A computed fold for a 1472-nucleotide RNA from a bacterium, annotated as small-subunit ribosomal RNA. Its Rfam family is "Bacterial small subunit ribosomal RNA". The prediction has a mean pLDDT of 81.
RNA sequence: AGAAUUUGAUCCUGGUUCAGGAUGAACGCUAGCGGCGUGCUUUAGGUAUGCAAGUCGUGCGGUUCCGAUUUAUCGGAGCAGCGGCAGACGGGUGAGUAACGCGUAAGAAUCUACCUUCGAGUGGAGAAUAACUCCGCGAAAGCGGGGCUAAUACUCCAUAGUCCCUCACGGGUAAAGGACUUAACGGUCCGCUUGAAGAGGAGCUUGCGUCCUAUCAGCUAGUUGGCGGGGUAAAAGCCCACCAAGGCUAUGACGGGUAGCUGGACUGAGAGGUCGGUCAGCCACAGGGGCACUGAGACACGGGCUCCACACCUACGGGUGGCAGCAACCAGGAAUAUUGGGCAAUGGACGAAAGUCUGACCCAGCGACGCCGCGUGGAGGAUGAAGGUUUUCGGAUCGUAAACUCCUUUUGCCAAGCCCUUCACAGCUUGGAGAAUAAGCACCUACUAACUACGUGCCAGAAGUCUCGGUAAUACGUAGGGUGCAAGCGUUAUCCGGAUUUAUUGGGCGUAAAGAGUGCGUAGGUGGUCUUUCAAGUCCUCAUUUAAAUGCUCCGACUUAAUCGGAGUUUUGGUGAGGAUACUGUAAGACUAGAGGAUUGUUCGGGGUACUGGAACAGUUGGUGUAGCGGUGAAAUGCGUUGAUAUCAACUGGAACACCGAAGGCGAAGGCAAGUACCUAGGAUCUUCCUGACACUGAGGCACGAAAGCUAGGGUAGCGAAACAGAUUAGAGACCUGUGUAGUCCUAGCCGUAAACUAUGGAUGCUAGAUUCCGGUUUUUUCCGGAGUCGUAAGCUAACGCGUUAAGCAUCCCGCCUGGGGAGUACGGCCGCAAGGCUAAAACUCAAAGGAAUUGACGGGGACCCGCACAACCAGUGGAGCGUGUGGUUCAAUUUGAGACGAAGCAAAAAACCUCACCAAGGAUUGACAUGUUACCGUUUAGUCCUGAUGAAAGUCGGGAGGAUCCGCAGAAAUGUGGAUGGUAACACAGGUGCUGCAUGGCUGUCGUCAGCUCGUGCCGUGAGGUGUUCCCUUAAGUGGGGAAACGAGUGCAACCCCUAUCUUGUGUUAAAUAUUCACAAGAGACCGCCCCUCAUCUUUGUUCGCGAAGAAAUUCGUUGAUAAGGAUGAGGGGAGGAAGGAGGGGCGGACGUCAAGUCAGCAUGGCCCUUAUACCUUGGGCUACACACACCCUACAAUGGCGAAGAACAACGAGUUGCAAGUUCGUAAGGACAAGCUAAUCUCUGAAAUUUCGCCUCAGUUCAGAUUGGGGUCUGAAACCCGACCCCAUGAAGUCGGAAUUGGUAGUAAUCGUGGAUCAGCAGGCCGCGGUGAAUGCGUUCUCGGGUCUUGUACACACCGCCCGUCAAGGCAGCAAAGUCGGUAGUAGCAGAAGGACCGUUAGGUACGAUGCUAAGAUCGGUGAUGAAGCUUAAGUCGUAACAAGGUAUCCCUAGCCGAAGCUGGGGAUG
Repeated sequence: AGAAUUUGAUCCUGGUUCAGGAUGAACGCUAGCGGCGUGCUUUAGGUAUGCAAGUCGUGCGGUUCCGAUUUAUCGGAGCAGCGGCAGACGGGUGAGUAACGCGUAAGAAUCUACCUUCGAGUGGAGAAUAACUCCGCGAAAGCGGGGCUAAUACUCCAUAGUCCCUCACGGGUAAAGGACUUAACGGUCCGCUUGAAGAGGAGCUUGCGUCCUAUCAGCUAGUUGGCGGGGUAAAAGCCCACCAAGGCUAUGACGGGUAGCUGGACUGAGAGGUCGGUCAGCCACAGGGGCACUGAGACACGGGCUCCACACCUACGGGUGGCAGCAACCAGGAAUAUUGGGCAAUGGACGAAAGUCUGACCCAGCGACGCCGCGUGGAGGAUGAAGGUUUUCGGAUCGUAAACUCCUUUUGCCAAGCCCUUCACAGCUUGGAGAAUAAGCACCUACUAACUACGUGCCAGAAGUCUCGGUAAUACGUAGGGUGCAAGCGUUAUCCGGAUUUAUUGGGCGUAAAGAGUGCGUAGGUGGUCUUUCAAGUCCUCAUUUAAAUGCUCCGACUUAAUCGGAGUUUUGGUGAGGAUACUGUAAGACUAGAGGAUUGUUCGGGGUACUGGAACAGUUGGUGUAGCGGUGAAAUGCGUUGAUAUCAACUGGAACACCGAAGGCGAAGGCAAGUACCUAGGAUCUUCCUGACACUGAGGCACGAAAGCUAGGGUAGCGAAACAGAUUAGAGACCUGUGUAGUCCUAGCCGUAAACUAUGGAUGCUAGAUUCCGGUUUUUUCCGGAGUCGUAAGCUAACGCGUUAAGCAUCCCGCCUGGGGAGUACGGCCGCAAGGCUAAAACUCAAAGGAAUUGACGGGGACCCGCACAACCAGUGGAGCGUGUGGUUCAAUUUGAGACGAAGCAAAAAACCUCACCAAGGAUUGACAUGUUACCGUUUAGUCCUGAUGAAAGUCGGGAGGAUCCGCAGAAAUGUGGAUGGUAACACAGGUGCUGCAUGGCUGUCGUCAGCUCGUGCCGUGAGGUGUUCCCUUAAGUGGGGAAACGAGUGCAACCCCUAUCUUGUGUUAAAUAUUCACAAGAGACCGCCCCUCAUCUUUGUUCGCGAAGAAAUUCGUUGAUAAGGAUGAGGGGAGGAAGGAGGGGCGGACGUCAAGUCAGCAUGGCCCUUAUACCUUGGGCUACACACACCCUACAAUGGCGAAGAACAACGAGUUGCAAGUUCGUAAGGACAAGCUAAUCUCUGAAAUUUCGCCUCAGUUCAGAUUGGGGUCUGAAACCCGACCCCAUGAAGUCGGAAUUGGUAGUAAUCGUGGAUCAGCAGGCCGCGGUGAAUGCGUUCUCGGGUCUUGUACACACCGCCCGUCAAGGCAGCAAAGUCGGUAGUAGCAGAAGGACCGUUAGGUACGAUGCUAAGAUCGGUGAUGAAGCUUAAGUCGUAACAAGGUAUCCCUAGCCGAAGCUGGGGAUG
């Protein structure tokens, strides 16, 4: 000191969350020691038991015991009582209290036991009473009566001062003795009385400070004051009688809520914020209330009386008690300790003292509750052991960590001693053994330090926030590793910080939340120039106070630290005294620049009243006139033959005022418009004069305030909520249409709101300009005031933008804001006839809501452009039959994939078996295939051949023949031995067309052969981004040119490449052959290169015309436009030349990217799955099914034809040895037989067909069409049943040109005709090629589709297949209202009235006051409440589609009516 989180990204606003510190804490896991602190925050709930306040025999009488006796008595130790002092301190708690309670600073009308100092005195007398004794009552507690007795108990007398009363004279008030000592007098000590003073303590008064709430605005009768009296230690309505009517309050009275206050503590940079436990000061309280007594002091925690509640004892008559003292118990609670030791220290009470008492206090115990300190070992030690985890299998890591070696002993254990201290508890010294007795917790996606594996599979779970988890999770669980802290670590709760997020320091209000609709004006705040005065604010100096502790600095004591001690400082404040006078202020005087007034002329839709006018409209009457009118996108409802609409004339009526009119004027705002008159307000300007700060703002208050609406009375032409009807629609409570009521108008009165907006409060001053209009002024230039525009300097702003009319720079005053929703709502109050308005919350819920700008995408937004996209034309598809593919259905199986375009004659360039993945059945398990290891075999087991059984085959079980190779070593050889090849067995493994194309590579489709997509540097912008790439012209093209804060570059485009059209040259096998065609190769050729014209832009020159200025004019000057000529650039049209003309035609070639597009079944591949099976082999079946739907072909429906004949013509690309096959021959034919040639410019396929000529057919379901079916064949192939193609004969279906809709094609194209090839044993109507014949049309870009560029709007960014609103239905949650009902609080009235002191009374008793209780009517706060109405929330409910694009009727605001719902409509307003 910041960080995360709104977005595709950005900046801002704004909330939420986190990192830090703290705690009287609690909870979870864990735990070695010590020191110092600290420990019922909850029920001021209740308490068993023990203790916490006694002491004095040197005040007194008595009494018990012991001792001594000199037996008179003395001494010691106790005891109850009388008496004295102390029980008002110490200790506890924080309920009450918002107060002179506390804090601080002052004050005067007071008291003070014990203590200190000073002065005076202490003489005499007397009457009682407890104890004790006797009697009595009672269960007890206790009480009563008779009698005796003492005192430092009590009373009286004397004395009396500086005491008290009094103006004075004068009057009045006291005492107590005891102990020791002395022979005695006396002395000493402790007391007593009185007075004065001190110290400390206490009471009282005052200034200032001290929480929230106005949804508490008025409160108060002893209330405020006075006279008199009472009362107190003391002033005082403290109390009483009388008199007066005051007192407090917006600077917050009164009421409500909460709370002990402070020194201080925590936090913070500070200012502040929060807290007030421990320690210290003050206050209050002692079961809940009241009351007094005693006393120096109390209205008294361990005293009293009384009422209430509770508890205990009881003989039922009565009596007793008060832990918020220390322990302890119960209860409550998340939660807080021992029924300990000691008076040794410190302090207190009493005492002359010894001493006694002391749960104050000092210690110990319990609790990691906190702070602090120490330890759990140190040094060496690599084979980097074992083991764990992981792995790319090489390794890496835990890790010098361990083991092992050497060393040390804090803490702990054992033992001995010292006890220096007065003791309790502690403490200290020395020795011994032994690495021994001692580590956890949280976290590891980011914030935030720290990563891997496995498991799980939107499950289980995590989470402070954003979020993580749907089969490769660094986010869940576990493990390994790591990070942080450490005897602790985390979590939860609370406070401060971060948060400048309440902003004094230190924020804002045009659009993010926020300027009141406007003015007038009260209180208040602020205020021009000069002089004087005072010194309140302000500043300086001094004094005093601000307790101690705490904090800070230094020093010191515990081994250190925490802790403790000492010194200094701080204590920012208060009070008093003195001084200064610039500024603010007080008082006085003066001034004129602010403000105001007077004067002349002027200005205006400013306001009000009355009168008048014309146009339009509607109605009425009359005339003319006839069938329609009206209305709409199109219609209909409606009006009209009873005469409309149209037209003419006259009359009547109400409302509004065309042109002028405008960027214009006036008004505080709302708002204001025909004309005239009257009444009336305001502003500006010019001239001079006057007043002399009279000013600005303005909480409350008052007034005005569009439209709608309300009340009463009028008025009503047009328009027109509601309503009715017609349309539209799926519906249409709407948009459109026809009617039409309130209303709109007037008068009187309410209402008080609007997007009442410039979303911009008022005033004053300052800070470049340009320009338009209005008013006034000035001879002119000007000047002043007002209303605007531009967009500029500076500046400001998140940006947009603002910019002398500020959103700039400053000052003053007011209003308002503090995340979104809930909600401008509920409740309460005020106002209103009502509608409703003003004021104005909370629970709950979300992590966002929002502003501006950016890039995209989208729009039933705009502009420009392109494409067989439309249009024009040709031929089709969709109807029929058949073929193929797909869906669906069926099936044992009909394997799978492909699904808008961009799946569907697609993968498949060939499903009878095979293919094959599917089904049925049969088999076999290291396997059909690969590699390795081990064992065995090697004159038999490899491999070959023959053969038997069984079987559908695969296979299984057999028989036999014949039969192995290579390399070493030893050996003469035979042979032995080892290895390789090979085989068998076992183990590793093979294998998988099994899954995931959403884990992937590669390849492909598509937008799209569309013209785009980017980069470097520079520049602009806070930034996302922009510029470049936009603009103008042009192009097929981001193609080229011009301009321009850009300059360049890359990738696409184009070109380079291939085929083809022309020519040249060369070569030429295979043709009989020169030439030529032809083939191959190399080259030429096309580029706006030439000419003309047109258009656009730029430019030069000239001309007159136009415009402007000057001038009397001639004329001159300027200017842009027009025009003429020339030039440059680009494009277009035409021409020449040329085989070819404007990229000649075609191919190849596909940018950045999009679609989680397609493919794990072509291949490869991660992960998962199967392993006697999901792998492998075999036979058979299936992929060929068939009610149906779709897609793409083929063939047709005929005469531009069919059939037959004639052979009358003319190709090209290709293929061929497991082949193509001439030819001959057989067969009607498919084809068969024989067979030449050809490994191909040589031979063959190979006779092309449409075409041409001739003949027949004559418009028919035909001599069209050929499906289907029957019979007979051919070929391929082990095999044509399921399931091939072809041939012949026979059969002869639908179909007569095809609905909505839809496809292809712009030229050698469509159409039509045949032909070749791949696949292939066989099978093409499909696919890929080839040539033959060979058209029509294109006005054009309005529309459809797709695309490109620019621009605009956006609430979209998963990007319109987007987003999103409301009702209804269901679950949940909190709140509101509510008949009531229950409880609390404070008062009022009445009744009863304890103790108590006061008064009255001879007594008995009474009177007023009085705690409290009861009754009554209310007030207020809360709990609960059938039901009701709203709100929020909840992956996939219903209905619509209101909003966002012109959102398909622009949206929104106020208001009124209506409607399932969003909403619609009327009136006025805003532009967001």